[in-house]
This is a predicted structure of an 86-nucleotide RNA (c-di-GMP-I riboswitch aptamer) from Geobacter sp. Rfam family: c-di-GMP-I riboswitch aptamer. From the family's description: GEMM was predicted in a large-scale screen for bacterial structured RNA regulatory elements.
RNA sequence: UCCAGAUAAAGCCUGAUCCUUCGUGAGAAGGGGGCGUAGAACUGCGGAUCUUCAGCGCUUGCGUGCAAAGAUGCCGAGCUGCCGAA
Numbered sequence: 001u002c003c004a005g006a007u008a009a010a011g012c013c014u015g016a017u018c019c020u021u022c023g024u025g026a027g028a029a030g031g032g033g034g035c036g037u038a039g040a041a042c043u044g045c046g047g048a049u050c051u052u053c054a055g056c057g058c059u060u061g062c063g064u065g066c067a068a069a070g071a072u073g074c075c076g077a078g079c080u081g082c083c084g085a086a
Base pairs, nucleotide, nucleotide: 005083013036017032018031019030020029021028022027035073042078043077045076046075047074048072049071050070051069052068055066056065057064058063
């Protein structure tokens, strides 16, 4: 240095739930909280799941489908980075 990835660790992120705000919604932001996390960083790359005011189609209606737009601490790919045991 490379491979390999630990019941280690500087760190990074922040589940459920509660409060406030925002959003039609899935959810998001901030503050508590603590289950986790060693890429729980990033990507207009693919997929999965979920949502939808307004639009279009069907329906008497409740609803439902399409397109489009979104959400994810889901999976993969790409890219980039930290640590240093056997």

Model confidence (mean pLDDT): 77 of 100.
It was read from a public genome assembly, where an Rfam model found it.